Annotation
Model confidence (mean pLDDT): 83 of 100. This is a predicted structure of a 1410-nucleotide RNA (small-subunit ribosomal RNA) from an uncultured prokaryote. It matches the Rfam family "Bacterial small subunit ribosomal RNA". Gene Ontology terms of the family: ribosome and structural constituent of ribosome.
RNA sequence: GAACGAACGCUGGCGGCAGGCCUAACACAUGCAAGUCGAACGCUCUCUUCGGAGAGAGUGGCGCACGGGUGAGUAACGCGUGGGAACCUACCAUUGAGUACGGAACAACCCAGGGAAACUUGGGCUAAUACCGUAUACGCCCUACGGGGGAAAGAUUUAUCGCUCAAUGAUGGGCCCGCGUUGGAUUAGGUAGUUGGUGGGGUAAAAGCCUACCAAGCCUACGAUCUAUAGCUGGUUUGAGAGGAUGAUCAGCCACACUGGGACUGAGACACGGCCCAGACUCCUACGGGAGGCAGCAGUGGGGAAUAUUGGACAAUGGGGGAAACCCUGAUCCAGCAAUGCCGCGUGAGUGAAGAAGGCCUUCGGGUUGUAAAGCUCUUUUACCAAGGAAGAUAAUGACGGUACUUGGGGAAUAAGCCCCGGCUAACUUCGUGCCAGCAGCCGCGGUAAUACGAAGGGGGCUAGCGUUGUUCGGAAUUACUGGGCGUAAAGGGCGUGUAGGCGGUAUGACAAGUUGAGGGAGAAAUCCCGGGGCUUAACCUCGGAACUGCCCUCAAAACUGUUGAGCUAGAGACAUAGAGAGGUGAGUAGAAUUCCUAGUGUAGAGGUGAAAUUCGUAGAUAUUAGGAAGAAUACCAGUGGCGAAGGCGGCUCACUGGCUAUGUACUGACGCUGAGGUGCGAAAGCGUGGGGAGCAAACAGGAUUAGAUACCCUGGUAGUCCACGCCGUAAACGAUGAAUGCUAGAUGUUGGGCCAGCUUGCUGUUCAGUGUCGCAGCUAACGCAUUAAGAAUUCCGCCUGGGGAGUACGGUCGCAAGAUUAAAACUCAAAGGAAUUGACGGGGGCCCGCACAAGCGGUGGAGCAUGUGGUUUAAUUCGAAGCAACGCGCAGAACCUUACCAGCCCUUGACAUACCAAUCGCGGUUCCGAGAGACUUUCCUUCAGUUCGGCUGGAUUGGAUACAGGUGCUGCAUGGCUUUCGUCAGCUCGUGUCGUGAGAUGUUGGGUUAAGUCCCGCAACGAGCGCAACCCCCAUCCUUAGUUGCCAUCAUUUAGUUGGGCACUCUAGGGAAACUGCCGGUGAUAAGCCGGAGGAAGGUGGGGAUGACGUCAAGUCCUCAUGGCCCUUAUGGGCUGGGCUACACACGUGCUACAAUGGCGGUGACAGUGAGCAGCCAUUCCGCGAGGAGGAGCUAAUCUGUAAAAGCCGUCUCAGUUCCGAUUGUUCUCUGCAACUCGAGAGCAUGAAGUUGGAAUCGCUAGUAAUGGUGGAGCAGCAUGCCACGGUGAAUACGUUCCCGGGCCUUGUACACACCGCCCGUCACACCAUGGGAGUUGGUUUUACCCGAAGCCUGUGCGCGAACCGUUUGGGGAGGCAGCUGACCACGGUGGGAUUAGCGACUGGGGUG
Repeated sequence: GAACGAACGCUGGCGGCAGGCCUAACACAUGCAAGUCGAACGCUCUCUUCGGAGAGAGUGGCGCACGGGUGAGUAACGCGUGGGAACCUACCAUUGAGUACGGAACAACCCAGGGAAACUUGGGCUAAUACCGUAUACGCCCUACGGGGGAAAGAUUUAUCGCUCAAUGAUGGGCCCGCGUUGGAUUAGGUAGUUGGUGGGGUAAAAGCCUACCAAGCCUACGAUCUAUAGCUGGUUUGAGAGGAUGAUCAGCCACACUGGGACUGAGACACGGCCCAGACUCCUACGGGAGGCAGCAGUGGGGAAUAUUGGACAAUGGGGGAAACCCUGAUCCAGCAAUGCCGCGUGAGUGAAGAAGGCCUUCGGGUUGUAAAGCUCUUUUACCAAGGAAGAUAAUGACGGUACUUGGGGAAUAAGCCCCGGCUAACUUCGUGCCAGCAGCCGCGGUAAUACGAAGGGGGCUAGCGUUGUUCGGAAUUACUGGGCGUAAAGGGCGUGUAGGCGGUAUGACAAGUUGAGGGAGAAAUCCCGGGGCUUAACCUCGGAACUGCCCUCAAAACUGUUGAGCUAGAGACAUAGAGAGGUGAGUAGAAUUCCUAGUGUAGAGGUGAAAUUCGUAGAUAUUAGGAAGAAUACCAGUGGCGAAGGCGGCUCACUGGCUAUGUACUGACGCUGAGGUGCGAAAGCGUGGGGAGCAAACAGGAUUAGAUACCCUGGUAGUCCACGCCGUAAACGAUGAAUGCUAGAUGUUGGGCCAGCUUGCUGUUCAGUGUCGCAGCUAACGCAUUAAGAAUUCCGCCUGGGGAGUACGGUCGCAAGAUUAAAACUCAAAGGAAUUGACGGGGGCCCGCACAAGCGGUGGAGCAUGUGGUUUAAUUCGAAGCAACGCGCAGAACCUUACCAGCCCUUGACAUACCAAUCGCGGUUCCGAGAGACUUUCCUUCAGUUCGGCUGGAUUGGAUACAGGUGCUGCAUGGCUUUCGUCAGCUCGUGUCGUGAGAUGUUGGGUUAAGUCCCGCAACGAGCGCAACCCCCAUCCUUAGUUGCCAUCAUUUAGUUGGGCACUCUAGGGAAACUGCCGGUGAUAAGCCGGAGGAAGGUGGGGAUGACGUCAAGUCCUCAUGGCCCUUAUGGGCUGGGCUACACACGUGCUACAAUGGCGGUGACAGUGAGCAGCCAUUCCGCGAGGAGGAGCUAAUCUGUAAAAGCCGUCUCAGUUCCGAUUGUUCUCUGCAACUCGAGAGCAUGAAGUUGGAAUCGCUAGUAAUGGUGGAGCAGCAUGCCACGGUGAAUACGUUCCCGGGCCUUGUACACACCGCCCGUCACACCAUGGGAGUUGGUUUUACCCGAAGCCUGUGCGCGAACCGUUUGGGGAGGCAGCUGACCACGGUGGGAUUAGCGACUGGGGUG
């Protein structure tokens, strides 16, 4: 996508045509579905116009074997198709012959009984087209060929209808055969009437169909038997087809009729609406006995997701009976019900922009719904109303039906829904919700901005339907015949041999099975297809054609396959001559080594390991010498060398033996290839029996290692390893590559032969057979393979079909066992897997770098304090930052303020902005009340600007109303911006080209070199960009310009560069110069560069700073700012007072001060630099011990000020908790500030804690650096041990890159990609699910043995009964028959055993999911 006998949800106007219990072959109330004939017959009754007409129950005839239903059974000659011979056929057609003469009964009816009923018994009467006999018999049947046997029916009144026998036909049926017709081998053997024959029986008919006897056959791997499932077909559906699925309606066949069995009647049945019996069930009953069979049409109950009316009519078409009229017909024709399906029609058409209102969205401009509506102008299909009114019927007869159809009428009037809108897949926004509710076919969506949930608006699709579910086919080349595969994705058997089977070289003759052509038969109709026709169209109906791919028969052809005849030699084999080899089996033998034993020498250790110990040794080990014993294995040679089918095979010799190779030949003549089953071989381990046992060594023991160590290491050590015989039958039994044959470029090794073809006599060339490497075409998903194919072909075998469950369970076979082999399912997942790519990672490799380690110096971690954090506490201790990269961080400074937090008191268009209206004219200062804010209140002083002079404009304040303000409220995981980190690491990319199916690669890799992807060389790459470097700033040298506030060499002068003078120097700040591997030597590749040297203030980036690629961490920040969304709006906004951010059992980070003599204290006194300064820095003077205070010059600064630099030097102290340290506390003060209580800093006096160099661990630093000492600044009223700067003094060490950490490049492995902080295995615990075993137990199916033996046919009997015929005649008797009895068969039933299948089952095994 198509289809449906469908169902469910929502919705629903009309008509035509079709279909409508798929489930319980479950049970059925009620009605109907098969009768008819008086022209076969008698009887009874009714009516009568007396002519007759009608009815009833019977006898008799025909029918009831059709029509209708259902699909239980059936895997079968049941069905399909095509043949066949040994048959029957009522009614029908044709033909021939006949239809004569007799007879005896029985129903109905009458009488008498039985019974509740159903029904029935006895006696009597009677007719026939009922029954019987005789006659006749052209043809018919039987026959031993002599002969024998067999018919009939009349009715009616003249027309016929009937009857009997026989023949032929037609129709219908029975039987046989070839081929076709589902799954299972975890069903491999089945069969005794079984297979065949003879005799007999039997049937309509062939036949083991039945029976007696004889023989031992018959079926089966081309699947018997068993088992499961199933009516078969034409067809239907899908598909390009081949196929697949299916078998409703319609049609053909079969089977069945409550279940099982049986026969009767008949032309036909073993009979749906007949009979008998048995069983189950239901009903009636007077309990004695009876009745019944909807899988006919309706209908009921039940089952179910689900399937209709207890309708009309025989008008048509057919059927039965009848001479006919006619009767019957739930067959049939119609109607009813339900959108169940197919088809058709409609629900209006045109116009209509103010693009109405409303809705929805919005960037607020608008957009969209949308010409849609309204409005205006039309139409009337359908529906409704009215009128007319068929065909179907030839003369009559119409259920449908006043139906179809036609005409008229009015009026847009009566008529639209369903699903979807993340991708697949056509169609998007808003709101709600917030991993909730829910959606979902697959992927998946939903955790506060959901095009995926729900709603709305809009849109898309289909339309009287639309979706969902179910089923089938397709897509699916995903079972591959057409049309797949097997090196690594699933998949080559471990390897030979060989049976069946499949396939098979060259040339020729014959045959004609396959094959091909032609003709004939049959292939039902319907359906499908093509062309016509009929309903207004279509669906539908109908006519003609084609088709029905298969089957049968006849004729022909002979290429190919086949069969057969007779040949060939290229395949295969044979013979001969040579050759190589760890090929196999058996026997023998050799040397080295190990261990053990004996003896000697000899003394204290040996052994073993990363280090040790267990162990051995003074009872003499180890070591060493000599002798002996035993077992096992064969150094060197030795090689991607050889041999073998594989497993595998290694000292030497002998014997036996298999295969292979080359060359030659005058042999055979396709003998070949493969190979299901079968059979043999088959490493190691293991098993059995018996040996053997040196070494090694599972198990085991001990010692170590370790958190543990049932391991790795060590010391011992038993099975085993070895031999003989017998099992096992598996391995990553691998080339992960089945065997065979021929074909398709080469190059280069190697092993064994040949040609000796060329010659230099050991090379070259060539040719077979092996064994390797590289490589073309070709193949492959890629990797790779590539004459030893994974290329291109042929033949045969084996195997695969998503992962797990599982190579498991059960069953079978094999095995002593271990186990092997064959081999599922339930359930579960949406993947599992292959190859390659880019990253990331590795206790992988290579190269390289960094205060990364190492070498050093100084710290932290211990103490006290400062500061930040956690925690705890609290009304609040506001918030953020969290490994490095949070923690002296935001905070360059919390007493109020800050301030965001808490308590309380207040305000509500608001502290702030814009807009509107009204009023007022400023503002500001002062007083009262209150904690203050200012709800309220009070006094005094003061009274805006511009102007076109219009209460016009502007501004301000107050009041009011509404839009709004406001938010340090949330989300840094919605964001911008800014920032940290990797990392100042050397990387990150692009264009074009090339390579690759592609992801991607190349460039960017390689060889050198660098601090550097820095540069050079090479190269399928060539170029380019962002980074590196340089350009920028500071410092270091020099020159020049300028010379005040700077400087002073020279000349004067002064206390003083103070002044004159000068600008040489210093300095200041502008401009320049200088450094570039430029020069020399060496080295390197003649390169880039490196090493050394010269010169130079500076030398290889001179030192420092700024500068931070692509990106990473959902890194940090919504509390700097900006901003989407959400939230608050008399409060989460605003104002104020007080408190808090400063709490304190504790823990951590960062610092300061110390522990002292390289020091403390006292004294003395030289040298800096950067900053800063007016509400400021403050000289100098005075007061105070001091912090400081009081006065007071200069300086808006190279001018004045802070300003004293400190380490230094001298003296003292002398190793102590000290003259170290300076916490804590007391007390008195100072300063700032509205205010130092919570909670500032400082000073004086007093007090004098811990601390004696700091565990594990850890940090910084490579030179003017560390360390050490001081100084300044920002912010600030005040507050620094913090931060940012400045200059002073001024070291030590670096062998080196093994290791730790981080990083860069190349390479390698990967099952990782959230990327190793990854992934992931198993036990245990819990829950759920399916499943195996299981003492057993309950059913089903089937089989076997035996018992029972209804009805019934048949056999036998028939003493009882007994109309027809015979013959006697007096009963009798005979033929034939019936009841009864009997025997065989047999349904149901019973007992025992077996097989198989299903359910349940305490407990138990593994498996799956979470």